[in-house]
Context: one part of a larger RNA
C1' cells in the first nucleotide's frame, strides 16, 4: 500500500454528478398525532414517556376445579371451594455509564414529475415513465359464426352462443373529449362511363369441286374465278365485381392558416378589411419529460440557486382515448429542500485480520 473490520478532539455533507458509502432509527407498552382524502386512509404518521431486580398490597384479579354434600341415574345437575395455575398495576427499596443491558428488528419530514394501484420484463449490463391491469370505446360474429392452425383430414374458437367469442385503440377514478369527410381507409348506394372470361358473329385467310382464258407433243401445264366442307384472323353486339361516380364514417388513418388597418398619452386591439383552406386548435395545460432564442421574466427558497417551487404566456414546435387536465393511496421510479446522524469531507490519525512485501 490492498480487502475487510473497530474508534476517532473540533466541525457535521464543506464531499460528490448524486448523502454514493457510513451513520442513525430500531422491539413492546403507554400517550400523542398533522395537510390532504376515494371517509378506507394517511399512519408505526410526527413527537414523548416506559423497560432490569427485590418487597408489600396479595392466600391480587382471572383461569382450573379435587374431596365432600344434595337432587338423581346420566361417563347428568347443583351447592362446594381444597390444590395447581396466575397476568396487569400501586407504593416502595436496590444495582450499575448504560435494565427490549448481547443478536435479530423503520431513519423521518416537505413539494414536485410520471405511472392509478398489486402485478410483468431486455435467464447473463436496463425493473423503468416500458408492457400488463380491472374500467372505457369502436369494430366483425346468428352459430356449419367471426377468427387461427393444417396440403388435407381434422382441429382449436366452445362441449361456448351476442350479459358470448375474435381484432384494434384507450387504460382506475373525477370532471371532460371541441371542428374538419378534401386525401386515405371501411361502409352503404346505383343512374350513367370504364372493364375480364365468355357469348356473339359482319367481315376475313388458306385449301379447291367445278368453270373461263391461253399453250397444246389431247392429256397435261400455267393464269384467273370460285360452292360445299375444312380451316386462318375476327367488328358491332351481349357481359360481374372492381375503379370512376352518389352518399355516410374520426374513440378509422388522419387534419386543425396567412396578411393589412383600427381606441382622445403610449401600448395593445374588443372591431374592420382580404387571400386560401375539407376545416382553420374549442375546453383546459403550458420555458412543461414538449422552450430554439434561454440561466426568458416576476415571486420564492440560499450569504450566494443554469437545478427547484409558483406565476406570466412571445406554445421556434402543447391539446383532448395517438386521450387532455386533476387526483387520495401504492412506488428497490425520477428531480428539489429540510430533521436527525455520522471519516463522505476540512485532514488526516490509531487499532486487527487477511494479504502484498523481506527472509526461510
Nucleotide at each position: 500500500c490492498u480487502u475487510u473490520g473497530g474508534c476517532u478532539a473540533a466541525g457535521g455533507a464543506a464531499c460528490u454528478c448524486g448523502g454514493c458509502a457510513a451513520a442513525a432509527u430500531a422491539g413492546c407498552c403507554c400517550c400523542g398525532u398533522a395537510a390532504c382524502u376515494u371517509c378506507g386512509g394517511a399512519a408505526u404518521a410526527a413527537g414523548g414517556g416506559g423497560u432490569g431486580c427485590c418487597c408489600a398490597c396479595a392466600u391480587u384479579a382471572g383461569g382450573u376445579g379435587a374431596a365432600a354434600g344434595u337432587c338423581c341415574u346420566g361417563c347428568g345437575a347443583c351447592u362446594g371451594g381444597a390444590g395447581c395455575u396466575g397476568a396487569a398495576g400501586u407504593g416502595g427499596g436496590u444495582c450499575a455509564c448504560a435494565g427490549c443491558a448481547a443478536a435479530g428488528a423503520g431513519g423521518c419530514g416537505g413539494u414536485g414529475a410520471c405511472g392509478a394501484c398489486u402485478g410483468u420484463u431486455u435467464a447473463c449490463c436496463a425493473a423503468a415513465a416500458a408492457c400488463a391491469c380491472a374500467g372505457g370505446g369502436c369494430u366483425c360474429u346468428g352459430c356449419a359464426a367471426a377468427g387461427g392452425c393444417g396440403u388435407a383430414a381434422g382441429c382449436c374458437g366452445a362441449c361456448g352462443u351476442a350479459u358470448a367469442g375474435g381484432g384494434c385503440c384507450u387504460g382506475a377514478c373525477a370532471c371532460c373529449u371541441g371542428c374538419c369527410c378534401g386525401g386515405u381507409g371501411c361502409c352503404g348506394g346505383a343512374c350513367g362511363g370504364u372493364u375480364a372470361a365468355a357469348g356473339g358473329g359482319a367481315a376475313u385467310u388458306g385449301u379447291u369441286a367445278u368453270c373461263c382464258u391461253g399453250g397444246c407433243u389431247u392429256g397435261c401445264c400455267a393464269g384467273g374465278a370460285g360452292a360445299a366442307g375444312c380451316u386462318c384472323u375476327g367488328a358491332a353486339c351481349u357481359g360481374a365485381a372492381g375503379c370512376c361516380c352518389c352518399g355516410g364514417u374520426a374513440a378509422a388513418c388522419g387534419g386543425c392558416g396567412g396578411c393589412c388597418g383600427u381606441a382622445a398619452c403610449u401600448a395593445u386591439a374588443a372591431c374592420g378589411g382580404u387571400c386560401c383552406u375539407a376545416a382553420g386548435g374549442u375546453a383546459g395545460c403550458g420555458a412543461a419529460a414538449u422552450u430554439c432564442c434561454u440561466u426568458g421574466u416576476c415571486g420564492g427558497g440560499u450569504a450566494a440557486g443554469u437545478u427547484c417551487c409558483g406565476a406570466c404566456c412571445u406554445g421556434c414546435a402543447u391539446u383532448a382515448a395517438u386521450g387532455g387536465u386533476g387526483u387520495a393511496a401504492c412506488g428497490a421510479u425520477u428531480g428539489c429542500c429540510g430533521c436527525g446522524c455520522u471519516g463522505u469531507c476540512u485532514c488526516g490519525g490509531c487499532c486487527a485480520a487477511a494479504g502484498a512485501c523481506u527472509c526461510a
The part of an RNA shown here (large-subunit ribosomal RNA, domain IV) has 360 nucleotides and comes from a Candidatus Dadabacteria bacterium. Its Rfam family is "Bacterial large subunit ribosomal RNA". Gene Ontology terms of the family: ribosome and structural constituent of ribosome. The prediction has a mean pLDDT of 88.